Context: one part of a larger RNA
RNA sequence: UGACGGGGACCCGCCCAAGCGGUGGAGCAUGUGGUUUAAUUCGAAGCAACGCGAAGAACCUUACCAGUCCUUGACAUCCAACUGACCGACCAGUAACGUGGUCUUCUUUUCGGAGCAGUUGAGACAGGUGGUGCAUGGUUGUCGUCAGCUCGUGUCGUGAGAUGUUGGGUUAAGUCCCGCAACGAGCGCAACCCCUAUCCUUAGUAGCCAGCAGUAAGAUGGGAACUCUAGGGAGACUGCCGGGGAUAACCCGGAGGAAGGUGGGGAGGACGUCAAAUCAUCAUGCCCCUUAUGGGCUGGGCUACACACGUGCUACAAUGGUGCUAACAGAGUGAGGCAAGACUGUGAAGUUAAGCAAAUCACAAAAAUGGCAUCUCAGUUCGGAUUGUAGUCUGCAACUCGGCUACAUGAAGCUGGAAUCGCUAGUAAUCGCAGAUCAGAAUGCUGCGGUGAAUAAAAUCCCCCGUCUUGCACU
Numbered sequence: 001u002g003a004c005g006g007g008g009a010c011c012c013g014c015c016c017a018a019g020c021g022g023u024g025g026a027g028c029a030u031g032u033g034g035u036u037u038a039a040u041u042c043g044a045a046g047c048a049a050c051g052c053g054a055a056g057a058a059c060c061u062u063a064c065c066a067g068u069c070c071u072u073g074a075c076a077u078c079c080a081a082c083u084g085a086c087c088g089a090c091c092a093g094u095a096a097c098g099u100g101g102u103c104u105u106c107u108u109u110u111c112g113g114a115g116c117a118g119u120u121g122a123g124a125c126a127g128g129u130g131g132u133g134c135a136u137g138g139u140u141g142u143c144g145u146c147a148g149c150u151c152g153u154g155u156c157g158u159g160a161g162a163u164g165u166u167g168g169g170u171u172a173a174g175u176c177c178c179g180c181a182a183c184g185a186g187c188g189c190a191a192c193c194c195c196u197a198u199c200c201u202u203a204g205u206a207g208c209c210a211g212c213a214g215u216a217a218g219a220u221g222g223g224a225a226c227u228c229u230a231g232g233g234a235g236a237c238u239g240c241c242g243g244g245g246a247u248a249a250c251c252c253g254g255a256g257g258a259a260g261g262u263g264g265g266g267a268g269g270a271c272g273u274c275a276a277a278u279c280a281u282c283a284u285g286c287c288c289c290u291u292a293u294g295g296g297c298u299g300g301g302c303u304a305c306a307c308a309c310g311u312g313c314u315a316c317a318a319u320g321g322u323g324c325u326a327a328c329a330g331a332g333u334g335a336g337g338c339a340a341g342a343c344u345g346u347g348a349a350g351u352u353a354a355g356c357a358a359a360u361c362a363c364a365a366a367a368a369u370g371g372c373a374u375c376u377c378a379g380u381u382c383g384g385a386u387u388g389u390a391g392u393c394u395g396c397a398a399c400u401c402g403g404c405u406a407c408a409u410g411a412a413g414c415u416g417g418a419a420u421c422g423c424u425a426g427u428a429a430u431c432g433c434a435g436a437u438c439a440g441a442a443u444g445c446u447g448c449g450g451u452g453a454a455u456a457a458a459a460u461c462c463c464c465c466g467u468c469u470u471g472c473a474c475u
Base pairs, nucleotide, nucleotide: 002474004471005470007469008468009467010466013463019423020422021421022420023419026314027313028312029311030310031309032308033307034305035304042053043052064300065299066298067297068296069295070294073125077124078123079121080120081119082118083117084116088103089102090101091100092099127289128288130287131286132285136283137282138278139277140276141274143272148187149186150185151184152183153182154163155162156161167178168177169176193266194265195264196263198234199233200232201231202230203229204228208223209222212221213220237260240254241253242252243251244250316416320375321374322373323372324371325370326369332363333362334361337356338355341352342351343350344349382413387408388407389406390405391404392403393402429451430450431449432448433447434446435445
């Protein structure tokens, strides 16, 4: 100088308190441990591993296991010889790949050459999701969007170092003001960027419809007001007023305003910490394998199941279930695609088929909600696990091991111990919709809107961060 203290002072944060809803109990989904297995591929491990890599394991993927086959190799460059257009078609054989055979024959006048392709041979080499993340690059998490981390010159100290950065106020902030042996500066903070909330303006189709005509219908004529779309601007700055404060910074209240003191959200992560994570994205040093630790194929496994944990979904009902009926979104996606309509089927779906590379057509029905009816507190018309039968879709192929449908079956569960988590406003809670991945396969993930609360404005305590100070047997 730092680090540490069950030392002190101050401050912040859904940290506590005040509230709301969960988890922990049940069933299932999913990840992990363990166990099992021929294999259950590998990684991730307190917070910061465990719906994580994986935005999607039937084959493939796939790295694992069993069997079987190849050895200059599935892939790259180089050499020699031979053959020939290439592409392709057919047959035999295998569980499959490997393997064997037949057909086909470019350009140039010809020989030949070049290029390309194939076969054979020799090696140089290829190849490795083999090891080491404690040899590394790159990337990422984390403390933490916390307010810190430093430098130049000067000054002080024998020196390590100190000062500045401390002090008095203030702030979300090392933010700003005042003071001061300091004066300045840099990386951070803030601002500049994007979305959103209000208005003006330009433009008016595929979007809109106030007035006029018109209709079943913004269909159509028409209109350019409104909505909306997307370009350009305006607007918020403690600017104004009152009070407090040191006449400062700033704080409290008010006006006007769509918005008020950072308006709301995003992007943005200082010096560093954890030998944190990743050699399995990729790259890469060294080590190791080279008829195998490389490469193909078939089948299996990653989906096992006395059990334990994490994260979720569905419930235990009447603020509800069921039936009929009537409304109101946003953001997306669509050509090997989205598919209206019609017909068939109880249904999943099938057949047919208009439109649309989409502000034009389609997915598309939003759901919670409203109205009417019924159930009447029951393990029930709650709950839907499990199981049986019959189907349907994708796909070479749903046995291991997919989704969906119909009928039947109708388990646990009556609000959950100790403990523990999230959240301060369009938030929590609740309701549905879309997308990526994707042939098919979400209760996950990422977005989108609908309905829409309660409580706190305090710092005594728990936890975490920061500043100053003190102790110290550590550095």
Small-subunit ribosomal RNA, 3' major domain from an uncultured bacterium, 475 nucleotides, folded computationally. The prediction has a mean pLDDT of 82.